[in-house]
RNA sequence: AACCGAAAAGGCAAACCCGCCGUGAGACGGGGACGCAAAGCCAUGGAUCCAGCUCUUUUUUGAAAAGGGCUGGGCAGCCAGGCUACCGAAG
Numbered sequence: 001a002a003c004c005g006a007a008a009a010g011g012c013a014a015a016c017c018c019g020c021c022g023u024g025a026g027a028c029g030g031g032g033a034c035g036c037a038a039a040g041c042c043a044u045g046g047a048u049c050c051a052g053c054u055c056u057u058u059u060u061u062g063a064a065a066a067g068g069g070c071u072g073g074g075c076a077g078c079c080a081g082g083c084u085a086c087c088g089a090a091g
Stems, first nucleotide, its partner, number of pairs: 003091001004088002011036002016031004021026001034077001040083003044080003048074012
C1' cells in the first nucleotide's frame, strides 16, 4: 500500500408520520430506525418506476384493456461501471 472487517470513536437512515414541492415516479426539511464498511459522490450500461406521444391486437363504437416503440424524467438503500474516503485486531 492492496485485500480484508475484530474493536473503538464517529457517520448514514428503510418503512411509517408531519410539513412542503412536483401531473407523476419521486425530491427536500423535521420526527423515526429496518438496516448499511462506502447506505459518500456520479444516471455511463442493464433492470425497474413515472409522464407524454405513437403503433398493434381484442372487445366494442363513449372508449376500455393488453402488449410494443420513441422521447423526456425518477431511482445511487437493485446489479454492474467510474471517482473519492475514517479506523486498524487477526489473516